[in-house]
Context: one part of a larger RNA
RNA sequence: CAGUUGUUAAGGAACUCGGCAAAUAUAACCCCGUAACUUCGGGAGAAGGGGUGCCCCGGUAGAGUUCAUAGCUCGAGGGGGCCGCAGCGAAAUGCGCACUGCGACUGUUUAACAAAAACACAGGUCUCUGCAAAGUCGAAAACGACGUAUAGGGGCUGACGCCUGCCCGGUGCUGGAAGGUUAAAGGGAGAGGUUAGCCGCAAGGUGAAGCUUUGAACUGAAGCCCCAGUGAACGGCGGCCGUAACUAUAACGGUCCUAAGGUAGCGAAAUUCCUUGUCGGGUAAGUUCCGACCUGCACGAAUGGCGUAACGAAAGUGCGACUGUCUUAACGAGUGACUCG
Numbered sequence: 001c002a003g004u005u006g007u008u009a010a011g012g013a014a015c016u017c018g019g020c021a022a023a024u025a026u027a028a029c030c031c032c033g034u035a036a037c038u039u040c041g042g043g044a045g046a047a048g049g050g051g052u053g054c055c056c057c058g059g060u061a062g063a064g065u066u067c068a069u070a071g072c073u074c075g076a077g078g079g080g081g082c083c084g085c086a087g088c089g090a091a092a093u094g095c096g097c098a099c100u101g102c103g104a105c106u107g108u109u110u111a112a113c114a115a116a117a118a119c120a121c122a123g124g125u126c127u128c129u130g131c132a133a134a135g136u137c138g139a140a141a142a143c144g145a146c147g148u149a150u151a152g153g154g155g156c157u158g159a160c161g162c163c164u165g166c167c168c169g170g171u172g173c174u175g176g177a178a179g180g181u182u183a184a185a186g187g188g189a190g191a192g193g194u195u196a197g198c199c200g201c202a203a204g205g206u207g208a209a210g211c212u213u214u215g216a217a218c219u220g221a222a223g224c225c226c227c228a229g230u231g232a233a234c235g236g237c238g239g240c241c242g243u244a245a246c247u248a249u250a251a252c253g254g255u256c257c258u259a260a261g262g263u264a265g266c267g268a269a270a271u272u273c274c275u276u277g278u279c280g281g282g283u284a285a286g287u288u289c290c291g292a293c294c295u296g297c298a299c300g301a302a303u304g305g306c307g308u309a310a311c312g313a314a315a316g317u318g319c320g321a322c323u324g325u326c327u328u329a330a331c332g333a334g335u336g337a338c339u340c341g
Base pairs, nucleotide, nucleotide: 001336002335004333005332006331007330008329010327011326014325019322028052029051030050031049032048037042039159053082054081055080056079057078062074063073064072065071083087095320096319097318098317099316100315102312103311107119108118123157124156125155126154127153128152129151135143136142160307161306162305163304165237166236167235170234171233172230173229174228175227176226179225180224181223185219186218190214191213192212193211194210197206198205199204238256239255240254241253242252265299266296277293278292279291280290281289
């Protein structure tokens, strides 16, 4: 010097991003006492106090066991006394309180940098499925299920309380079938090739049947176009101008656009750029925190909105207690390093 570990005067978070780490700071049992809030269960060991040894009355009153007023076991409460700084005399053995955001909760997770506000969850809701079910699956077999809509599959949300507004124009899904469009197929008008025959001196022309190449009209389903419905389906939920007897603001009016223009509730928020917004509280001093305001860059209603008791090795803020975190360092223990060997 390094790491491990112990102690510390006075102060007590001044340290630091942050009380990280540390602290016999808390702690056991008995008694007293215990707030807001609450889903009446909780919160709660809330908080905050007091007691605890040993000896004697006396293992007493009483309780248990038992047939038993034998025995044995447990044993308050009371009175008197003794000692120490200290009586759960060692060790083991909750730190507590207040406010807030998030998630209801117990649970699950990135084996080996993340345990969470993420996942799950009970509950809610939509949708599919009538059984040879839907769905899963490489054929078969099988699962679903030896179940049968109070069942099974899938999606979203996520206890509970109060609620869940408007838009169906686009996309999706469901239903509809009049019309338009539309495949294979059917159909076969017509056209071409070939050539027996006929015509021609010839070149060639014409050309039936058959064979063959092609082929118009017409008939022709779903789908699409079309018509409706549907948001706890994917999603979306405006702008400009003016106006009240101070000023300011605009209940009110006008106008343009839209499928419809954001309702309730909440709001500088896990969302607010400007921003350390402004006001209030807490501090001597507060970019964080709490309560308000609303100018919501860019909240908003099951991609749920707003609350919420209880819960959380979770996040933010404050207070008490306590401490070598610090002022400010000091002294030990053992190990390593170092020196000698």